[in-house]
Context: one part of a larger RNA
RNA sequence: CGUAGGAAAUUUGAGAGGGGCUGUCCUUAGUACGAGAGGACCGGGAUGGACGCACCGCUGGUGUACCAGUUGUUCCGCCAGGAGCAUCGCUGGGUAGCCAAGUGCGGAAGGGAUAAGCGCUGAAAGCAUCUAAGCGCGAAGCCUGCCUCAAGAUGAGAUUUCCCAAUUCGUAAGACCCCUGGAAGAACACCAGGUUGAUAGGCUCGGGGUGGAAGCGCGGUAACGUGUGCAGCUGACGAGUACUAAUCGGUCGAGGG
Numbered sequence: 001c002g003u004a005g006g007a008a009a010u011u012u013g014a015g016a017g018g019g020g021c022u023g024u025c026c027u028u029a030g031u032a033c034g035a036g037a038g039g040a041c042c043g044g045g046a047u048g049g050a051c052g053c054a055c056c057g058c059u060g061g062u063g064u065a066c067c068a069g070u071u072g073u074u075c076c077g078c079c080a081g082g083a084g085c086a087u088c089g090c091u092g093g094g095u096a097g098c099c100a101a102g103u104g105c106g107g108a109a110g111g112g113a114u115a116a117g118c119g120c121u122g123a124a125a126g127c128a129u130c131u132a133a134g135c136g137c138g139a140a141g142c143c144u145g146c147c148u149c150a151a152g153a154u155g156a157g158a159u160u161u162c163c164c165a166a167u168u169c170g171u172a173a174g175a176c177c178c179c180u181g182g183a184a185g186a187a188c189a190c191c192a193g194g195u196u197g198a199u200a201g202g203c204u205c206g207g208g209g210u211g212g213a214a215g216c217g218c219g220g221u222a223a224c225g226u227g228u229g230c231a232g233c234u235g236a237c238g239a240g241u242a243c244u245a246a247u248c249g250g251u252c253g254a255g256g257g
Base pairs, nucleotide, nucleotide: 001152005163006162007161008160009159010158011157015149016148017147018146021049022048023047024046025045026044027043033038051106052105053104054103055102059100060099061098062097066093067092068091069090070089071086072085073084074083075082076081110144111143112142117137118136119135120134174252175251176250177249178194179193180192181191182190199245200244201243202241203240204239205238206237208234209233210232215228216227217226218225219224
């Protein structure tokens, strides 16, 4: 820009893409078959491998604004307690998120038309013949079925609801700009919100993490231990709460021949 008014929402699916793998074991059954050795078709069940999709409850990895320990050095006048630098200084842990080695699921079943093949009926050709007319069965393959996208499918579809109007301006329904943000994201888009408000931050409470703070007391010559005290601190997680910021505003937007 189009989809012959303008909007909001819900959809159909032409078409396109993805997927499509396979082992072993049990049973049927030591049956059919076979002198024996051996050993099935068909059918039913179980459990794996590789691959794929999703997820983070479990097991773990990462986790450079979380916690603790610790070395050297500089500084905060000194002690104590801290801060900076040294690969995040090093080390031990670790929430959220992301992730696999973790765990859940998938390939199918079913339907349709077929290939090779196997048939029925059956002439040409009194017989025979699956074929010439006609009719069946029959593959991991084909068309479906499952998942995803999809009406620019210009063949531009459908349904529901809203708004009403000569032109211009200004407006309606509605949308955007702007702003607060996000399990959304390169930008844009998408989604949640913008005071009639829990969108983010803060605060409070909780969860999870660390692992017992500082100060003081007590014990010890001291290093240190211990009590106060499941302490103190705590990024992303959950809830509550208008304290802070989403103010005030602006722009676009309706019927042709």